Background:
The RNA shown here (Bacterial RNase P class A) has 356 nucleotides and comes from Hydrogenophaga sp. Its Rfam family is "Bacterial RNase P class A". The family's RNA type in Rfam is ribozyme. A source record names the gene rnpB. Its mean pLDDT, the model's own confidence on a scale to 100, is 77.
[in-house]
């Protein structure tokens, strides 16, 4: 210097100005209840829970917010213990709230290396499967040769039976292989999912109790009186349903820094800081200017090569001008694998090649 493996960090730039979404928190004075602290209320919706406006101050997307495969928190039903079925995982130690995840390590494979992949228990329980070729592929059995017995031939020899030995055919021929086919051993799993679940709570329909009511209710007509009319009406509790809040934005398996802490490492402790997005049709945007960056485009000026020249490649450097394009978009909440992804930046490290 080339190819390379591994690890780790950013990522629709930066400031300023205007407008806009969205969430939290706070709000004086006056009124009500209270002894006070403190609750409630005032302006708008709603019957009511409730919710919203107004002004101020503070936060608003990822490394995957994705795919929902796996693991848990959490919440309901369920539950004395074993069993079976079913689903998962599988070398051997740890880590972890758990887990199929990670870590170190052993063995196989792959690579000159750095390093990379592994569904890496059992086929002396039983089952099932093996392309092609080849007489036969899990039933067994072909061809030559050399012995044995049995018939049959004068005799060479023929037939059946049976034992050893070699050939061909294949990845493998009574001696294995696949378990990523079924199975078998060990472990683990109760089911279900936030549209989980909890609260609050109309309208109409039905329950249920209590009072009234044919001795005429409630309704109704210009209604004290009178008429019309003919079975119901009031009230009060319960339960779902519309609708509303909570769960749900978090003092956490929490984030960041730091330790001559432990540990080989995944991880643990210990120490100081810091609170950091939350709707429910679903917010995180949009305008302008400034400065940086890329990339196309147009002009220019400098070098380099070639050319006799006209030119042509190529390389810088300065100005206009567009345009900013990578996979993506939170939806209980965390851990993880998986998967897209245009680019940059840092670090360990391996082979090659050259110089000292």
């Nucleotide at each position: 210097g080339a190819a390379g493996c591994c690890c780790g960090c950013c990522a629709a730039g930066g400031c300023c100005g205007c407008c806009g979404c969205u969430g939290g928190u706070g709000c004086a004075a006056c009124c009500u209840c209270g002894a006070a602290a403190g609750a409630g209320g005032c302006c708008c919706c709603g019957a009511a829970a409730g919710g919203g406006a107004g002004c101020a101050c503070c936060g608003g997307a990822g490394g995957a917010a994705c795919g929902u495969c796996c693991g848990g928190a959490c919440u309901g039903c369920a539950c004395a213990g074993g069993g079976c079925a079913g689903c998962g995982u599988a070398g051997g130690a740890g880590g972890u709230a758990a887990u199929a995840c990670c870590u170190c390590u052993c063995c196989a494979c792959c690579g000159u290396g750095a390093g990379g992949u592994g569904a890496g228990g059992a086929u002396c329980a039983g089952a099932g499967c093996a392309a092609c070729a080849g007489a036969g592929a899990c039933g067994a059995g072909u061809c030559g040769g050399c012995g044995c017995c049995g018939g049959g031939g004068c005799a060479a020899c023929c037939c059946g039976g049976u034992g050893c030995c070699g050939g061909g055919u294949g990845a493998a021929a009574c001696g294995g292989g696949c378990a990523a086919u079924c199975u078998c051993u060990a472990c683990g799993c109760g089911c279900a999912g936030c549209a989980a679940u909890a609260c609050c709570a109309a309208a109409u329909a039905g329950g249920c109790a209590c009072g009234c009511g044919c001795u005429g209710a409630u309704g109704u007509g210009g209604c004290u009186c009178c008429g019309c009319g003919g079975a119901g009406c009031g009230u009060g509790c319960g339960g779902g349903u519309a609708g509303g809040u909570a769960g749900c934005a978090c003092c956490g398996a929490g984030c960041c820094g730091g330790g001559u802490g432990g540990g080989c490492g995944a991880c643990c402790c210990c120490c100081g800081g810091c609170c950091c997005a939350g709707a429910g049709g679903a917010a995180u945007g949009g305008c302008g200017g400034u400065c940086a960056c890329g990339u196309g485009c147009c002009a220019g000026g400098c070098c380099u090569u070639c050319g006799c020249a006209a030119g042509a490649a190529g390389g810088c450097c300065c100005g206009g001008u567009a345009c900013g394009c990578a996979c993506a978009g939170a939806a209980u909440c965390c851990g993880g694998c998986g998967u897209a992804c245009c680019g940059g930046c840092g670090g360990a490290c391996u082979u090659c090649a050259c110089a000292c």